Predicted 3D model of RNase P RNA and transfer RNA as a complex of 472 nucleotides. Its mean pLDDT, the model's own confidence on a scale to 100, is 80. It holds a member of the Rfam family "Bacterial RNase P class A".
[in-house]
C1' cells in the first nucleotide's frame, strides 16, 4: 500500500449584540409578589423507539390453585434483566474473526405439499433370485402370467432407515465379520461446570420440524409522577339501590322494637376465574344521570452521580481514598443574528506537481429533556485513534 | 403514560392446520359489438403481500426488530 476483521473516541470553538428559563444577591417595597441592575448554571450519545429490567409512590393483602405471559448452553456479574462478560457446543470464513430462541423428538399427538414404490409401529415401480404354468426351442435357454423372496442397483425428493470391504446367499440383507462414523450403558483422567479426552461392552443403527400443540425447569400482585400528597377556588341537586335465618340479653301498650354475636346472601377491596383473607349491607354508601374546576406548591432532581487514582479480577464489573455538584420547564427555556478560525466537498489560479499554498462558492449531521436510572434498538454529516489477520495479498 | 388493533394489485376484499403459480371484482388498456358513445362480450398488464432479519425443504400466513396508520382510556366531589 491493499483487501478485510474487531475495538474505543470526537460530534464544531471563540468572541460580540438581543432574547429566554432557573439559582443567588443589590435596590425600588413594611413584606410578597412585580420592575429595574449584577453574579452563576442551562440537551445528548442516542435526551428519540418505548423494547426490557429495577427505584420510587399508591392500592385489605401481594396467600394458594387453575389460566396466561416470558425466559432458556454453563459459570460469573448485577438492584434487576430477555442485559453484558469469559467459557463449551454447532454453523460460516483461509484467517483475523462473525452467527447462535442452545432443554426435551428415545413421554404423547400433529405435520412433512409435489415427485415417488416407500415420508416413519415402513414399503415392491423398474431391477435381481426362486417355485408352478403356458408358448416357442433339438439342448442351453428366451417370453409371458401367477405367487413368494430381496432394500444391494436405477430413479424421485429438502429429507430415503449408517458407510467400505470381505464372508456368506437362490439373490440379498448388521445375517456374520474386520474397520470407520454415531448413539446408549458403564468405568477412569481433566474441568467449579457446560462439555471434554480415553477405554470396555452392545449390532443398538433410532429422520426433520417444538419461532407445531405439548412437556420439563425457573421468573412473574396490580397500577402508574395525569403515581401520590396538600393548598385555593368553585357547584344544584335529581332517580334508583342497600337481604334473610337464628341465638343471647333487654324494653313493652305482648304486635313488636333495640343492642350483640353466628351462619348463609349480596357489595367492594386497581383490570382472568376459584378458594382463602378484610371491610361494609341505611340516616351514611354505592350506581347512574347532571354540577363545578382545568390553578398554585411539594413529589423534583445528591444519584446503583460523575472525575481523577490505586487495588481485586483474563473480563463483565467490584472495592478503597481524594475532588466536585453538573439542567429542571409545564405548549413547555437552552435561541436569532453578525464576525474571526475549524473540518469536508467543488471551481479557478499559482508552483519546485502521486502534492502543497492561495481566492470564491457550498456545506457542517441525527436529532431535542419532561419522575429517576440500567440496557437493548434505531437514525446520524464528517472525522480521529488502537490492535489484528490476508487463501505464500502488491511493492 | 397506558392498552389494543392495522397495514395483499391504484381501489375494496379473499388466500383452509405454512404448501409452492398469491386470486376476485372494480378501475387501466387492447379487439369485438354499434353510425358513434354506453351497457355487453373477448383478452391483456398491473404485487419486493409496509420494510429488514430469522425459523422451516418451503413464509402473505410463525417470531424478532424497525416504519406507517387508526381506536379507547385517565382529574375533583
Nucleotide at each position: 500500500c491493499u483487501g478485510g476483521a474487531a475495538g474505543g473516541g470526537c460530534g464544531g470553538a471563540c468572541g460580540g449584540u438581543c432574547g429566554c428559563u432557573g439559582g443567588c444577591u443589590g435596590c425600588g417595597c413594611c413584606g410578597u409578589a412585580c420592575g429595574c441592575g449584577g453574579c452563576c448554571a442551562g440537551a445528548g450519545g442516542a435526551a428519540a423507539g418505548u423494547c426490557c429490567g429495577g427505584g420510587c409512590u399508591c392500592c385489605a393483602u401481594a396467600g394458594g390453585a387453575c389460566a396466561g405471559g416470558g425466559u432458556g448452553g454453563u459459570c460469573g456479574g448485577u438492584a434487576a434483566c430477555a442485559c453484558c462478560g469469559a467459557c463449551c457446543g454447532g454453523c460460516c470464513g483461509c484467517a483475523a474473526g462473525g452467527c447462535u430462541a442452545g432443554g426435551g423428538a428415545a413421554a404423547g399427538u400433529g405435520c412433512c405439499a409435489c415427485a415417488g414404490a416407500a415420508a416413519a409401529u415402513a414399503a415392491a415401480c423398474c431391477g435381481c433370485c426362486g417355485g408352478c404354468c403356458a408358448a416357442c426351442c433339438c439342448c442351453c435357454g428366451u417370453u409371458g402370467g401367477u405367487c413368494g423372496g430381496u432394500a444391494a442397483g436405477g430413479g424421485u425428493g429438502a429429507a430415503a432407515c449408517g458407510g467400505u470391504g470381505c464372508g456368506g446367499u437362490a439373490a440379498g440383507a448388521g445375517c456374520g465379520c474386520a474397520c470407520c462414523a454415531g448413539c446408549a450403558a458403564c468405568c477412569g483422567g481433566g474441568g467449579u461446570g457446560a462439555c471434554u479426552c480415553g477405554g470396555u461392552u452392545g449390532g443398538c443403527u433410532c429422520g426433520g420440524c417444538a419461532a407445531a400443540c405439548c412437556c420439563c425447569a425457573c421468573c412473574c400482585g396490580g397500577a402508574g409522577c395525569a403515581a401520590g400528597g396538600c393548598c385555593a377556588a368553585g357547584u344544584a341537586g335529581a332517580a334508583a339501590g342497600c337481604u334473610g335465618u337464628u341465638u343471647u340479653g333487654u324494653u313493652c301498650a305482648c304486635g313488636a322494637g333495640c343492642a350483640a354475636g353466628a351462619c348463609a346472601c349480596g357489595a367492594g377491596c386497581u383490570g382472568g376465574u376459584c378458594c382463602g383473607g378484610c371491610u361494609c349491607g341505611c340516616u351514611g354508601c354505592u350506581u347512574u344521570c347532571g354540577g363545578g374546576u382545568a390553578g398554585g406548591c411539594c413529589g423534583c432532581u445528591u444519584g446503583a452521580g460523575g472525575c481523577g487514582u490505586c487495588g481485586a479480577g483474563c473480563a463483565a464489573u467490584c472495592g478503597g481514598c481524594g475532588c466536585c455538584c453538573c439542567a429542571g420547564a409545564g405548549u413547555a427555556a437552552u435561541g436569532a443574528c453578525c464576525g474571526u478560525c475549524g473540518g469536508c466537498g467543488g471551481u479557478u489560479c499559482g508552483c519546485a506537481c502521486g502534492g502543497c499554498g492561495a481566492a470564491c462558492c457550498g456545506u457542517c449531521a441525527c436529532a431535542g429533556a419532561a419522575c429517576c436510572c440500567g440496557g437493548c434498538u434505531u437514525a446520524u454529516a464528517g472525522c480521529c485513534c488502537u490492535u489484528c489477520c490476508g487463501u505464500c495479498g502488491c511493492g | 403514560g397506558c392498552g389494543c388493533c392495522c397495514g395483499u394489485a391504484g381501489c375494496u376484499c379473499a388466500a383452509u392446520u405454512g404448501g409452492a403459480u398469491a386470486g376476485a371484482g372494480u378501475a387501466u388498456c387492447g379487439g369485438g359489438c354499434u353510425u358513434c358513445g354506453a351497457a355487453c362480450c373477448c383478452g391483456a398488464g398491473g404485487g419486493u403481500u409496509g420494510c429488514a432479519g430469522g425459523u422451516u425443504c418451503g413464509a402473505g400466513u410463525c417470531c424478532u426488530g424497525c416504519c406507517g396508520g387508526g381506536c379507547g382510556u385517565g382529574c375533583c366531589a